[in-house]
Molecule: small-subunit ribosomal RNA
Organism: uncultured marine archaeon
């Protein structure tokens, strides 16, 4: 490290320890049985590695000593070296040899006598390139040969004794074939024979210890015998005759890898994995075969032949073998000097001196391994103080460095002392997690790169590349790769197989495992004792030597296995004997039962033919068509033929090993249950090969054929539809005989047998009673065997569940698994007509794949509930038409930029002439601060005039004036509506007009979690109420809070008024009445704004469970939230907004700051959104007539006159506001008009006028007149609204010089229609699949 979390199961990786190689870095000294094993038992130049002996012998030079060549004797089979062969008596242990041999070497005894005749070297003389090689003469020996004894062998013998298990062994007699010794010397040593030991060896056996079955049958000298041949000796070891055996599932035969063992690595151990080095044993010397000599060889430095390679050569012919020691090519990732010496231990010769020895001992090299040690230490001082840097010599000397002495064959190493001086002596990996150390800094920007695994990197990287800091080991750190371990992840110790990988479809039985009670005996097996062996090294414990350690030496122990001898007798095992609980047969009885085969029979339904009746459809489907019918169908009805299949009974009944079996009858036949007797006496369990059965389908052959139906043809459906639907319709379902051998052949649960609280059902048998009884072989309870089901204790289990029919405690026996894929494939075998069937991998690849179970979220699941941003019922719209505006495109020098379902599109308060602004195309300007350099020889700036420009003292010529900061560059800065709403704050939208979000403590789960928050009623509400392992509480709802609606108290200007007096004007019935104004008095109305009251299911009656509430009614302005605001949860959507402000990073920094006059956002083939005005008669036109709230106002509101046709102007009262100002339209009456593109509309356009403001062309509002298009109620689909609401009207605000069809807010006029319900569109809960968790825009 799988998951949003969560418990499994599994694998991967990570930390340990050994080994080879590889990178960076390296002071010293010691051990050590390390160093060309891994690949190439490849091929190798050159130089050494095996010789002695004059006390066996014979010559040659030669002064002597010696030395050389020969013959001659002994080694030269030993050391040394490597692991190719080899699965084998090859090795390891234990034995046999009555089947052998052993040179030197010990013991004992006896013997050593006689003869001969050569040859080599030398000497002469040839051959040949060499290697080597030929003739002649001559000579000696411990070389060669002959006799003779000793001796040895074999027969024979009816032969005796001795040893033993057993004589084919030894011994003696006799007689006979056969064969047969000695070597001398110079007295120091030798030779011959027999016997015996010691040593080395040959040869045979028990037992051990690789895979592989996708190798099941090998074998003909093969297994035995008789007789030979051979050998030191046994044997088919080889030969000849007979015989036909012989090995093998306890694994032969064959292929594959492989020296073997002591040991070595790791591990608690049990084991795995190695086993080149060093010991032992084996084989091998260039592959392969063969021999000689010899005591020993079939011979690494012997021969010979072939076979490859190399070399020399005079071409005629000869030579070599480094897996000895150095050494060198080659392979490779990999591995060292062509050193010294025989001094020392050994080995050969030798009587010895002595020689020779790349055995051996040494010393170079090697970061091969292992042990030691050190790279200072002290004091003052400073500083950013777990320290760091610095200064001094105070102080030491292991290594460095000078010089003597020692040790050693020698030379070095080394040791000891000494001169000098801190002086010469730190690295490598690591810092995101696992796992110890950076939330530093710079650079990169899914780029480079990193990483064992998870995983980092896409502009703020603790994870890359560096810096610096840190960690952690340290002369060593890391990588790779192989191995144990970690893994109980092959499990003997120690695992599992209903659902994760894993129970063979089901039975049967062979091997094999394993097996009831008892009694005797043995003693195989098991145990104890006690000898022998288990070479040494290694190991362990202890002591002991190198200064300590590493190493090295002494003791003792262990080193399971093997063996001899003794004893034990409980279990197992074998023998014998006996029992019956397990099993088996066999008899009786009455029962269940779709068991099974094969015979006959019945039903009913469909088809099909005929006959009668009878007419236009019929038939199919969501809807329809192919289809079928006037050759009479479908329908009714009678006969007939035909295949098929058995309704209702039927039941979580019942048989049966599984598969599977259902109409009736007979006939043969398997099994199980139950009750009672009987007989065997452990006969028994499970089973690897092996056999039998085995759905459906498919094949082979012969029927058969009604209906149904792969494949096929039509007909719908569909973007297609090789599909579902629908007409036909062939194999084939059917029956005989075979074949196939598979299925989700599943209870996903092998079979047997034992033992572990229950409760209820049901079938089959038997008991024994009570009850009822239609008196039945009824019923009904109740006990017990055997079956079959549902619940559930404990237990078990990841959990789901199981739970006497076990998945629970155990026993026996079998199958079968071991991350996922590749794959049940390939190849090979075997089985099949065939199609397939069984067995059954590997390469690569992959970090998870999977199992219960949890919280969401989905679902063209299910159920409750709700909502006019659902429906339905209704009223009005919008989509068509002009035309305003916003968006998108598209144009354009720029049409700035944002916001894209609901949650963008009269939004960004954005109606943009300039400003605004951010866009374009020009044309100017601007740097606090510091460093430098220039300027009092006069910086900037500023001015008359002139060039010069669209315009400017910007720049330029000239001249004044000015008086210290300016400029220029290099930093860093202002400023930036430039970027990054995916770095953020803040505020805003939205789920959400919703009714949910959560804790605390119980308690339940291993746990994630769960309960509470559920169900039942109710409610607008997780709103109450009642049940309940819950109980209580928070945030939300709800209540508080603002505004209308009724009443009471207050208060009285600038409001108000039943009053009262008066002025003006109208009107009059002459009384009076109306407005407007003035004084006065007054607050009861009304208003205006303050305190307070009022509604609560409070009352009644039904309903509801007596509850909650629900619905009626009374009262009341108001009635069940009175109406309408504001507030709106725990969080979601990387929602919008860097372009209101704020902000980190990043970028511009004389330009992307920032200024100025001008375009531009207003553009137009075309789309879309929300709007205004219409289409008209419920109108329009023209006149007269009324009635409000809101709510604004000093660079403003503006009354009133006055001009003008109007827009407007001119003069202005009042008013800093309950005081002045501004104020309605629809309506109401009256004429006209008469259904038309109209007196309907009022878009374009033309003409004149007015107003803002520097400025109206691009591109502003208004007046007047003329102009008079589109349109006649609107297609798919779509929006709102439940009462003072919808529609209809028309005012005030905001914005604002000037512009309102727009936001916002305000009276007025004033409805229709439901009181529901879950169909659409969504939301809440339950509850259910899920392979989603970025969560169906999934996977």
């Nucleotide at each position: 490290g799988u998951u949003g979390a969560u418990c499994c199961u599994g694998c991967c990786a990570g930390a340990g320890g050994c080994g080879a190689c590889c990178g960076c870095u390296u002071u010293u000294g010691g051990a050590g049985u390390u160093c060309g094993a891994u690949u190439a038992a490849g091929c190798c130049a050159u130089g050494c590695g095996a010789g002695u002996a004059g006390a066996a012998u014979g010559a040659a030079a030669u002064u002597a000593g010696a030395u050389u060549c020969a013959u001659u004797g002994c080694a030269a089979a030993c050391u040394g070296c490597u692991c190719a062969g080899u699965a084998a008596c090859a090795c390891g242990u234990g034995g046999a040899u009555a089947a052998c041999c052993u040179g030197c070497c010990c013991u004992a005894u006896g013997c050593u006598c006689u003869g001969g005749g050569a040859u080599a070297a030398c000497c002469u003389c040839g051959g040949g390139a060499a290697a080597c090689u030929g003739a002649g003469a001559a000579u000696a020996a411990u070389a060669c040969c002959g006799g003779a004894u000793a001796g040895a062998u074999c027969a024979c013998a009816a032969c005796g004794c001795c040893u033993g298990g057993a004589a084919c062994g030894g011994u003696g007699u006799g007689u006979g074939g056969u064969u047969g010794a000695a070597a001398g010397g110079u007295u120091a040593c030798g030779g011959c024979a027999u016997a015996g030991g010691a040593u080395g060896g040959g040869u045979c056996u028990g037992c051990g210890g690789c895979g592989u079955a996708u190798c099941a049958g090998g074998u003909c000298g093969u297994a035995g015998g008789g007789g030979g041949u051979g050998u030191a000796a046994u044997g088919g070891a080889c030969c000849c005759c007979c015989u036909a055996g012989c090995c093998a599932u306890c694994g032969a035969c064959g292929c594959g890898u492989a020296c073997g063992g002591g040991u070595g690595u790791u591990g608690g151990g049990a084991g795995a994995c190695a086993u080149a080095g060093c010991c032992c044993g084996g084989a091998g010397a260039c592959g392969g075969a063969u021999u000689c000599u010899g005591a020993g060889a079939c011979a690494c430095g012997a021969a010979u032949c072939c076979g490859g390679a190399c070399c020399c050569u005079a071409c005629g012919g000869g030579g070599u073998g480094c897996a000895g020691c150095a050494g060198g090519c080659g392979c490779g990732a990999a591995a060292a000097c062509u050193u010294c010496a025989c001094a020392c231990u050994g080995c050969a010769g030798g009587a010895a001196a002595c020689u020779g020895u790349g055995a051996u001992g040494a010393g170079g090299g090697a970061a091969c391994u292992c042990c030691a040690a050190g790279u200072g230490g002290a004091u003052g001082c400073a500083c950013a103080u777990a320290g760091u840097g610095u200064a001094u010599c105070u102080c030491u000397u292991u290594u460095c460095u000078u010089u003597a002495c020692u040790a050693u064959u020698a030379a070095u190493c080394g040791g000891u002392a000494u001169u000098g001086g801190a002086a010469u002596a730190a690295g490598g990996g690591c810092u995101g997690g696992g796992a110890a150390a950076g939330a530093c800094c710079g650079g990169u920007g899914c780029c480079a790169g990193c990483c064992g695994c998870c995983g980092c990197g896409g502009u703020a990287a603790u994870a890359c590349c560096g810096g610096c800091a840190g960690c952690u080991c340290g002369a060593g750190u890391g990588g790779u790769c192989g191995u144990c371990g970690c893994u109980u992840u092959u499990a003997u110790u120690g695992g599992g197989c209903c659902u994760a990988a894993a129970a063979c479809g089901u039975c049967c039985g062979u091997a094999g495992c394993c097996g009831g009670u008892u009694u005797g005996g043995u003693a195989a097996a098991u145990c104890u004792g006690u000898g022998g062996g288990u070479a040494a090294a290694u190991c362990a414990a202890c002591u002991a030597g190198c200064u300590u350690a590493a190493c090295u030496a002494g003791u003792u122990g262990a080193a399971u296995u093997c063996u001899g001898c003794a004893g034990a007798g409980a279990c197992u095992g074998c023998c014998a004997g006996a029992c019956u609980a397990g099993g088996a047969a066999c008899c009786c009885g009455g029962g269940a039962g779709a068991g099974g085969u094969g015979u006959g029979g019945g039903g009913u339904a469909c088809u099909c033919a005929a006959g009668g009746g009878g007419u236009a459809g019929g038939g199919g489907u969501a809807a329809a068509a192919u289809c079928c019918u006037g050759u009479c169908a479908u329908c009714c009805u009678u006969u007939g033929a035909g295949g098929a299949c058995c309704a209702c009974c039927a039941g979580u009944u019942g048989c049966g090993a599984a598969g599977g079996c259902g109409c009736c009858a007979c006939a043969c036949u398997g099994g199980a249950a139950c009750g009672g007797a009987u007989u065997c006496g452990a006969c028994g369990g499970u089973c690897a090969g092996g056999g039998a059965c085995g759905a459906a389908g498919c094949c082979u052959a012969g029927g058969g054929g009604c209906a149904c139906g792969a494949a096929c043809c039509g007909g719908a459906u569909u973007a297609g539809a090789u599909a579902c639907c629908c007409g036909g319709g062939u194999a084939g379902u059917c029956c005989u005989a075979g074949g196939u051998g598979u299925a989700a052949a599943c209870g996903c649960u092998g079979u047997g047998g034992a033992c572990u609280u229950g409760a209820u059902g049901u079938u089959g048998g038997g008991g024994g009673g009570u009850g009822c009884u239609c008196c039945g072989a009824g019923c009904a309870c109740u006990c017990u065997c055997a079956g079959u089901g549902u619940c559930g204790a404990a237990g078990c289990g990841a959990a789901g569940g199981u739970g006497a029919u076990a998945a629970g405690u155990c026993c026996a026996c079998u199958g079968c698994c071991u991350g996922g894929g590749a794959a049940g494939u390939a190849c090979g075998g075997u089985c099949g007509c065939a199609a397939g069937g069984c067995u059954g991998a590997a390469a690569c690849u992959u970090a998870a794949a999977g199992g219960a179970a949890u919280u969401g979220g989905c679902g063209g699941g299910g159920g409750a509930g709700c909502a006019c941003c659902g429906c339905a019922a209704c009223c009005u719209g919008a989509g068509g038409a002009u035309u305003g505006u916003g968006c998108g495109g598209u144009u354009u020098a720029a049409u700035u930029g944002g916001a894209u379902u609901c949650a963008a599109c009269g939004c960004c308060g954005g109606a943009a002439a300039a400003c605004u602004c951010a866009c374009c195309a020009u044309a100017g300007c601007c740097g606090a601060c510091g460093g430098a350099c220039a300027a009092a020889u006069g910086a900037a700036g500023g001015u008359c005039a002139g060039u010069g420009u669209a315009a400017u003292g910007a720049a330029c010529u000239u001249a004044c004036c000015g008086g210290a900061u300016u400029g220029u560059u290099c930093g860093a800065g202002a400023g930036g509506u430039a970027g990054u709403g995916c770095a953020u704050g803040g505020c805003c939208g939205u789920c959400g007009c919703c009714a949910g979000c959560u804790c605390g403590u119980g308690c339940c789960g291993u746990g994630a979690g769960a309960u509470g928050u559920c169900c039942u009623g109710u409610u607008a509400a997780g709103u109450c109420a009642g049940g309940u392992a819950a109980c209580g509480a928070g945030c939300g709802a709800g209540a508080u809070c603002c505004c209308u609606g009724c009443c009471u108290c207050u208060a009285g200007u600038u409001g108000c008024c039943a009053c009262c007096a008066u002025u003006a004007c109208u009107c009059u019935c002459a009384g009076g009445a109306g407005u407007a104004g003035u004084g006065g008095g007054g607050c009861g109305a009304a208003u205006u704004a303050g305190c307070g009251g009022g509604a609560c299911c409070g009352c009644c009656g039904c309903a509801g469970u007596u509850a909650a509430u629900g619905c009626g009614g009374a009262g009341g302005a108001a009635g069940g939230a009175a109406g309408g605001g504001g507030c709106c949860a725990c969080g979601g959507c990387a929602g919008g907004u860097c372009a209101g402000u704020a902000u980190g990073c990043c970028c511009c920094g004389a330009a992307a700051c920032u200024c100025u006059g001008g375009g531009g956002c207003c553009a137009c083939a075309c789309g879309c959104g929300g709007g205004c005005u219409g289409c008209a008669a419920u109108g329009g036109u023209a006149g007269c007539g009324a009635c409000a709230a809101u709510u604004g106002g000093u660079u403003u509101c503006g009354a009133a006159u006055c001009c003008g046709a109007a827009a407007g102007g001119a003069u202005g009262a009042g008013g800093u506001a309950a005081u002045c100002c501004a104020c309605a339209a629809a309506c109401g009456c009256u004429a006209c008009c008469g259904c038309a593109g109209u007196u309907a509309u009022g878009a374009c356009u033309g003409a004149g006028g007015g107003c803002u403001g520097c400025a109206a062309c691009u591109c502003g509002c208004c007046c007047u007149c003329a102009c008079g298009a589109a349109u006649a109620u609107g297609g798919a689909a779509u929006c709102c609204c439940u009462a003072g609401u919808a529609a209809c009207u028309g005012c005030g605000u905001g914005u604002c010089a000037u512009u309102a069809u727009c936001g916002c807010g305000c009276g007025g006029u004033g409805a229709a229609u439901a009181c529901g319900u879950c169909c659409c569109u969504g939301c809440u809960c339950c509850u259910u699949g899920c392979a989603c968790a970025c969560a169906c825009c999934g996977c």